[in-house]
A computed fold for a 73-nucleotide RNA from an archaeon, annotated as transfer RNA. It matches the Rfam family "tRNA". It is annotated as a transfer RNA. Model confidence (mean pLDDT): 81 of 100.
C1' cells in the first nucleotide's frame, strides 16, 4: 500500500439491508414487599465516533476523517 468489517448509554446487544417515536438485558436512582437481606414487583436516570451532503425527515443513504479487527502485498 490495497481490500472488507466494526464502532449505538457505565457493559453487552438488537434496530441499518427497506430512512419516519432508538427496543432489551445488566448497572445506578427512588418505591412497595421482608424480623434483615436476598429474590420479586413498579417508577426513573441515561446513547447513534466525528466532520459535511441528500431529504419534510438520517443510528440508516453518499462523501470524507478517526480507531480497532481480519486478509492481501
Nucleotide at each position: 500500500g490495497u481490500g472488507g468489517c466494526a464502532a449505538u448509554g457505565g457493559c453487552g446487544u438488537a434496530a441499518c439491508c427497506u430512512g419516519g417515536u432508538a427496543g432489551c438485558g445488566u448497572a445506578g436512582a427512588g418505591g412497595c414487599u421482608u424480623g434483615u437481606g436476598g429474590a420479586g414487583c413498579c417508577u426513573u436516570u441515561g446513547g447513534u465516533c466525528c466532520g459535511a451532503g441528500u431529504u419534510c425527515a438520517a443510528a440508516u443513504c453518499u462523501c470524507g476523517g478517526u480507531u480497532g479487527c481480519c486478509a492481501c502485498a